Small-subunit ribosomal RNA, central domain from Paenibacillus ehimensis, 349 nucleotides, folded computationally. Its Rfam family is "Bacterial small subunit ribosomal RNA". The coordinates come from a structure-prediction model, not an experiment, and the mean pLDDT is 87.
Context: one part of a larger RNA
RNA sequence: UUGGGCGUAAAGCGGGCGCAGGCGGCCGCUUAAGUCUGGUGUUUAAGCCCGGGGCUCAACCCCGGUUCCCACUGGAAACUGGGCGGCUUGAGUGCAGGAGAGGAAAGCGGAAAUCCACGUGUAACGGUGAAAUGCGUAAAGAUGUGGAGGAACACCAGUGGCGAAGGCGGCUUUCUGGGCUGUUACUGACGCUGAGGCGCGAAAGCGUGGGGAGCAAACAGGAUUAGAUACCCUGGUAGUCCACGCCGUAAACGAUGAGUGCUAGGUGUUAGGGGUUUCGAUACCCUUGGUGCCGAAGUAAACACAAUAAGCACUCCGCCUGGGGAGUACGCUCGCAAGAGUGAAACUC
Numbered sequence: 001u002u003g004g005g006c007g008u009a010a011a012g013c014g015g016g017c018g019c020a021g022g023c024g025g026c027c028g029c030u031u032a033a034g035u036c037u038g039g040u041g042u043u044u045a046a047g048c049c050c051g052g053g054g055c056u057c058a059a060c061c062c063c064g065g066u067u068c069c070c071a072c073u074g075g076a077a078a079c080u081g082g083g084c085g086g087c088u089u090g091a092g093u094g095c096a097g098g099a100g101a102g103g104a105a106a107g108c109g110g111a112a113a114u115c116c117a118c119g120u121g122u123a124a125c126g127g128u129g130a131a132a133u134g135c136g137u138a139a140a141g142a143u144g145u146g147g148a149g150g151a152a153c154a155c156c157a158g159u160g161g162c163g164a165a166g167g168c169g170g171c172u173u174u175c176u177g178g179g180c181u182g183u184u185a186c187u188g189a190c191g192c193u194g195a196g197g198c199g200c201g202a203a204a205g206c207g208u209g210g211g212g213a214g215c216a217a218a219c220a221g222g223a224u225u226a227g228a229u230a231c232c233c234u235g236g237u238a239g240u241c242c243a244c245g246c247c248g249u250a251a252a253c254g255a256u257g258a259g260u261g262c263u264a265g266g267u268g269u270u271a272g273g274g275g276u277u278u279c280g281a282u283a284c285c286c287u288u289g290g291u292g293c294c295g296a297a298g299u300a301a302a303c304a305c306a307a308u309a310a311g312c313a314c315u316c317c318g319c320c321u322g323g324g325g326a327g328u329a330c331g332c333u334c335g336c337a338a339g340a341g342u343g344a345a346a347c348u349c
Stems, first nucleotide, its partner, number of pairs: 004320003007303002012317001014200001016198002021193003025087007033080002035076007049065006090190001091187003094183004102176007109153001114148007125134001161168002205246006214240002219235004257316006265294012298305002322349003331342004
C1' cells in the first nucleotide's frame, strides 16, 4: 500500500537474447470499444449523504430527495484503441571506408626460472632483524656449452583499445561476432521494455583423462613468542595448465537497470568525416561515435553528480519497508558433491 524510495542510509537481478504482457513516430479517411454527454429504467425496506419535520435538546423517530454504480437507448469525435491508405525523421538493409588484447582453432618465437649431461674450478652456498632447518668434498654455489619440459608473454603500454557482462595482451594463418564514420540508394514503424523461459558467466571447487617448470592451500621442519595450530625462513601435495563435462557464485562495483528526448561552457585523449591554410609538413575551424578531467543551471542529508546526470520528463522491468534472530529453519527445485535458488517464524532490542 490512492504514499515514499533504490551511488554511499534498506533497496538495480552478474550480464544478455527473447515468448506473453505493458508502452509506442508523422499525415489523412473511417469506426465508436475506452472517453465525454442526454434520456429512460432497475436497484425491497432500513442505513449512509442532502433538505425538512416530531419527542424541551440529543440519541432516536418520521417525510422528501440527489448522486454514484449498472442496464437499455440517442448524440459528440479531440485523445487512446480497431480498420484502411500514405510518409520518412525511429528501426533495419545496401554501398564506400577505417580502428580494435572481441571470440574460436592450428602453428611458430624469444627472454627468464627450474632440471639433466659435460667442461672449468674449490669450500662454501642459501636464508634472516639476527639465525637455524636446508644444500655442499659422492664437488655444491659460481661460470661456460649442449639438452629437456612446462607456464607466462618484458619493452611497445596509454584515466589507450575491444566486448552485453564475466573478461581479453608475444607473432602468423584460417574461420567468425559486434560497433564506428560517410552516403542517403532501399524497406516503410518493422520499435522500446521484458514476468516466466533459454544461452553466457572471474576465482575457487567437483568428475574423467592428460600435464606438471615456477608458484603454492594442506602438511613437515626451522625460527619468533609467555604461547605462536600465525606473520619470517627451508621444503612441499592438491591446485594453478590442457581436453571434455559439471558448479552458477563475488566488494560479478560506476556499490548507479534498459530505452528515448531535452537542458551553459571549457579542456585532454581515441576512431572517423568535412572545410580553410600550405608545394608539402603543419596549424586552425566545424562535426559524429567512444573515453577522461573541470565546471554553470539544476539536484542532493551531505559527500558529491553535472550531455557518460545522481538535472528535467516519459515507457517498461527488478527491488526496498527498523536492528538481531537469518540469508538461518522447514518445504520445494537444481547439483556427483560442495552447495546454489526460493525463503519464514517464535523470541528479543